[in-house]
Molecule: RNase P RNA; transfer RNA
Organism: Planctomycetota bacterium
RNA sequence: UGAGAGGCUCGGGCGGCCGCUCCGGGGGUCCCUAGGAUUCCCCGGGGAGGAAAGUCCGGACUCCUCGGGCAGGGUGGUUGCUAACGGCAACCGGCCGCAAGGCUAGGGAAAGUGCCACAGAGAAUAGACCGCCUACCCCGCGCACCGUCCCAGCGGCGGCGCGCGGGCGGUAAGGGUGAAACGGUGCGGUAAGAGCGCACCGCGGUGUCGGUGACGACACUGGCAGGGCAAACCCCACCCGGAGAAAGACCAAAUAGGAGGACGUAGGCGAUGGCCCGCGCCGCUUGAAUCCUCGGGUAGGUCGUUGGAGGCGGAACGCGAGUUCGGUCCCAGAGAAAUGGUCGCCCCCCUCCCCUGUGGAGGGGACAGAAUCCGGCUUACAGAGCCUCUCACGUC
RNA sequence: GGGGAUAUAGCUCAGUUGGGAGAGCGCGUGGAUCGCACCCACGAGGUCGGGGGUUCGAGUCCCCCUAUCUCCACCA
Numbered sequence: 001u002g003a004g005a006g007g008c009u010c011g012g013g014c015g016g017c018c019g020c021u022c023c024g025g026g027g028g029u030c031c032c033u034a035g036g037a038u039u040c041c042c043c044g045g046g047g048a049g050g051a052a053a054g055u056c057c058g059g060a061c062u063c064c065u066c067g068g069g070c071a072g073g074g075u076g077g078u079u080g081c082u083a084a085c086g087g088c089a090a091c092c093g094g095c096c097g098c099a100a101g102g103c104u105a106g107g108g109a110a111a112g113u114g115c116c117a118c119a120g121a122g123a124a125u126a127g128a129c130c131g132c133c134u135a136c137c138c139c140g141c142g143c144a145c146c147g148u149c150c151c152a153g154c155g156g157c158g159g160c161g162c163g164c165g166g167g168c169g170g171u172a173a174g175g176g177u178g179a180a181a182c183g184g185u186g187c188g189g190u191a192a193g194a195g196c197g198c199a200c201c202g203c204g205g206u207g208u209c210g211g212u213g214a215c216g217a218c219a220c221u222g223g224c225a226g227g228g229c230a231a232a233c234c235c236c237a238c239c240c241g242g243a244g245a246a247a248g249a250c251c252a253a254a255u256a257g258g259a260g261g262a263c264g265u266a267g268g269c270g271a272u273g274g275c276c277c278g279c280g281c282c283g284c285u286u287g288a289a290u291c292c293u294c295g296g297g298u299a300g301g302u303c304g305u306u307g308g309a310g311g312c313g314g315a316a317c318g319c320g321a322g323u324u325c326g327g328u329c330c331c332a333g334a335g336a337a338a339u340g341g342u343c344g345c346c347c348c349c350c351u352c353c354c355c356u357g358u359g360g361a362g363g364g365g366a367c368a369g370a371a372u373c374c375g376g377c378u379u380a381c382a383g384a385g386c387c388u389c390u391c392a393c394g395u396c
Numbered sequence: 397g398g399g400g401a402u403a404u405a406g407c408u409c410a411g412u413u414g415g416g417a418g419a420g421c422g423c424g425u426g427g428a429u430c431g432c433a434c435c436c437a438c439g440a441g442g443u444c445g446g447g448g449g450u451u452c453g454a455g456u457c458c459c460c461c462u463a464u465c466u467c468c469a470c471c472a
Base pairs, nucleotide, nucleotide: 001392002391003390004389005388006387007386008385009384010383012346013345014344015343016342017341018340020047021046022045023044024043025042026041027040028038029037030036031035049367053378054377056376057375058374059373060372061244062243063242064241072240073239074238075237076236077091078090079089080088081087092106093104094103095102096101107235108234112233113232114229115228116227129175130174131171132170133169137167138166139165140164141163142162143161145159146158147157148156149155150153183201184200185199186198187197188196202224203222204221205220206219207218208217209216210215248303249302250301251300258294259293260292261291262290266286267285268284269283270282310329311328312327314325315324316323317322347365348364349363350362351361352360353359354357397468398467399466400465401464402463403462406421407420408419409418415452423439424438425437426436427435445461446460447459448458449457
């Protein structure tokens, strides 16, 4: 100088003017006046984020719940951290990278079930399509030789050898198919081959040593043993009760409805006035209207609600995640929802112009916005700054 | 603020132990008809919402995003 790897911080600054919201103090106004309310004014103070987002995990908190199980869901190397976790740290194994480093849902396939399309001979108690071989067994043909027969021939029968072809077979080395073909390479061996034998590598088993452990190293031993898929069902180990601030608690209008009471209209029934009818009175029942009381819920209001596994910086311990100790600070709390607008100067980026430099003009400065709170993960993001490390080249 | 569901051709929808991407309507061409419709034959049309992972192989299984739809207070 170039190319990379890992991590941290910030995410516009200053000032003027006009606004918004919450809290505290004071004043004004109103009321049933030791007090309270408030659409008003003044002063002082606070006022978004690294992700406030997605709601993917884990908790605090609240309500439901007598307890246990099944079902269901989740997690999955080891050891730790933590309130807890599917998070984080360190380490182990595997893969990628020259390296710094990165990725890793990483238990069990010999508990069982299932799947492996197409292609291919054969896809999981393997398989013979091409190729290679034909040592052993059988058949046919040809050649040579031997024995035997008589009809003496280019003859018949039998035997042996060689060659060719076929059958029965052998073979997983080679070709070919496939994502995957039942360890790999080499030598020996064989009819050809094959862990059939041997050496090395891989793999299984046993033992010793190191490590808390995952695991690693070494030695001995076994010719090698049923390939893959569990983000297929499943098995094993561990964890999880459900719902979620519209959780939940309290205060509490108007109207309607509920319960009780007062009053008792009108109707019905009974009894009584010697009998019948009407009427009156009394009792019972239904019950209009009015009034009173009580309880539940609604509108509305208050709490939950922001002091918390809290922020900042320090010390000790720990490789680290983190733990402990002491110091200091109080830092949004609304309810359809405030945290904004504008002007000037500066900062960063882009484009254009010229008189080419401390120039001018124009444009742009992201993603996004609290809603009970906290610990993580994931996703979005213009840009700016800093630290550590690796590789290559050059120079000293 | 908190739950649930869906996304496949222009439209409406199928798609299961993971292996062929499909149906109806619509569209185009041809036929039939004097002509049109109905009808017959053939055809085009797909990033399976997007990205990543598991697997030999993903519309399907897992994770993360995006969009759309839908439910919810209290009492009973």